[in-house]
Predicted 3D model of a 481-nucleotide part of an RNA (small-subunit ribosomal RNA, 3' major domain) from an uncultured bacterium.
Context: one part of a larger RNA
């Protein structure tokens, strides 16, 4: 000197109170445990595993099973001999396919020396195929040899050092104490001066506003012109777009405080006391996670634990559990009207308008590498009709038929459309979860992976709330003791 305590004292945070929407029951999806299987590949495991690695398993992918091949190898260096330039493979037969066999198009007709019988030959060089040797490969093992990356306490306010100085030393002081903050922020005071790593500022966004710039955005004046519309002229005023600038600093008043740092109120401000939001994560804890992203030491495999194909698991299901998602309805469903977005994407791409079909979709095809064209229809909300509280016009599991759509290929095992069926399900024990403001709740949009295949993730805007008395209790952190 830590740790830790059903010790004390102070202090914090959706911790707790106080609300508000859930979870837990119901179906489904979906990750996990069990159990099944040839095989259901590994990996994650209290908070910090369980829509987790996976931003996307028909085939690939694929590591796992069966069967069928190959062994110098699917790939990468080199060396020895032998043979030959080469490359390229449409087709074709065998085969489940790898593959064997045969083969046309097309591109080159290889470079440099030497001999000579001047069109041969042989050396070497580069390439190809054999054989042979070093090797090659292992998503085998070990995360408790490891390197990087990451969680996690925790954006918690910490953790250190130099030189004094105390002490025999470990060590202590500085960092304790009295205020005060969100903060070891910052004042006082103090044997301690100083000084770093964090905090805070410095970046990005997002509110205001000036300038300076008008095109693919804009349209207030003026002219044209249309059934209509910034549709032309035309404008640089609006929005807006996007560079540069100002703006907020307890700067100013007032009280309180210790004349101090704050702290509360107020004015003026678009914003005010870190304005909102993010990126940014000290020392060091968990011998935490990962050798399956990559790297790497040992160690093991080497006609296999490698590598190539076909076909099949990774999608099983008596069951438990996380996480979502859709409803149990009248604040609501159906049907008809008719409004407002933001933030992206687009060349093997988005794909208008027309036509066709109830519809998914399909044909033709304009325009767009896009502030120009497309995706694009927002949706709820708002006007109306309609249902009269029912297992219902409520819910949509299931499960028939018949279809599109992507792709060699939708059996196991994709999505989506009519149409028919029409399961539980009437608010969910104990218990538990997020949220404090443009937050929760609730609508819809888009993107990323992706040939096709989100209820997940990851962004956007729309409407738009109730509560906060206060720290006595639970959690969980920080200071002194």
């Nucleotide at each position: 000197u830590g740790a830790c305590g059903g010790g004390g004292a102070c202090c914090c945070g959706c911790a707790c109170a106080a609300g508000c929407a859930g979870c837990g029951g119901a179906g489904c999806a979906u990750g996990u445990g069990g159990u099944u299987u040839a095989a259901u590949u590994c990996g994650u495991g209290g908070c910090u595993a369980c829509g987790c690695g996976a931003a996307g398993a028909a085939c690939c992918u694929u590591a796992c099973c069966a069967g069928g091949g190959c062994u110098u190898g699917a790939c990468a260096u080199a060396u020895a001999u032998a043979u030959g330039a080469g490359g390229g493979g449409a087709c074709a037969u065998a085969g489940a396919g790898a593959u064997a066999u045969g083969a046309a198009a097309c591109c080159a007709g290889u470079a440099a020396g030497a001999g000579c019988u001047u069109g041969c030959u042989c050396u070497u060089a580069a390439c190809a195929u054999a054989u042979a040797u070093a090797c090659a490969g292992g998503u085998g093992g070990u995360g408790c040899a490891u390197g990087g990356u990451u969680g996690u306490c925790g954006u918690c306010a910490g953790c250190u050092c130099g030189u004094g100085u105390c002490g025999u030393g470990a060590g202590a002081u500085g960092u304790u104490g009295g205020g005060u903050u969100a903060a070891g922020c910052c004042c006082c005071g103090c044997a301690a001066c100083g000084a770093g790593c964090g905090c805070a500022a410095c970046c990005c966004u997002u509110g205001c506003a000036a300038u300076u710039a008008g095109u693919u955005a804009c349209u207030a004046a003026c002219a044209g012109g249309u059934g209509a519309u910034g549709c032309u002229g035309a404008g640089g005023a609006c929005u807006c777009u996007a560079a540069u600038u100002g703006g907020a600093c307890u700067g100013c008043c007032g009280a309180u405080g210790a004349u101090a740092a704050a702290u509360c109120g107020g004015a003026g401000g678009a914003a005010g006391g870190u304005g909102g939001g993010g990126a940014u994560g000290a020392c060091g804890u968990c011998a935490a996670a990962u050798c399956a992203u990559c790297a790497u030491g040992c160690c093991c495999u080497u006609u296999a634990u490698g590598u190539c194909c076909u076909g099949g698991g990774c999608u099983a299901c008596a069951c438990a559990c996380g996480u979502g998602c859709u409803a149990c309805a009248a604040u609501g469903g159906u049907c008809g009207g008719a409004a407002c977005a933001a933030a992206g994407a687009g060349g093997a791409g988005c794909g208008a308008a027309a036509u066709g079909g109830u519809g998914a979709c399909a044909u033709c095809a304009a325009g767009c590498a896009a502030a120009u064209c497309u995706c694009a229809a927002a949706a709820a909300a708002c006007c109306g009709a309609u249902c009269c509280c029912a297992g219902u016009u409520c819910g949509g599991a299931u499960u028939g038929u018949a279809c599109u759509c992507u792709g060699c290929a939708a059996c196991u095992c994709g999505a989506g459309u009519a149409c028919a069926u029409g399961a539980a399900g009437u608010c969910g024990g104990a218990g538990u979860u997020g949220c404090u403001a443009g937050u929760a709740a609730u609508c819809g949009c888009g993107g990323a992976u992706c040939a096709g295949a989100a209820u997940g993730c990851c962004g956007c805007g729309g409407u738009g709330a109730a509560u906060g008395c206060g720290u006595u209790c639970c959690c969980g952190g920080g200071u002194c003791u």
The coordinates come from a structure-prediction model, not an experiment, and the mean pLDDT is 85.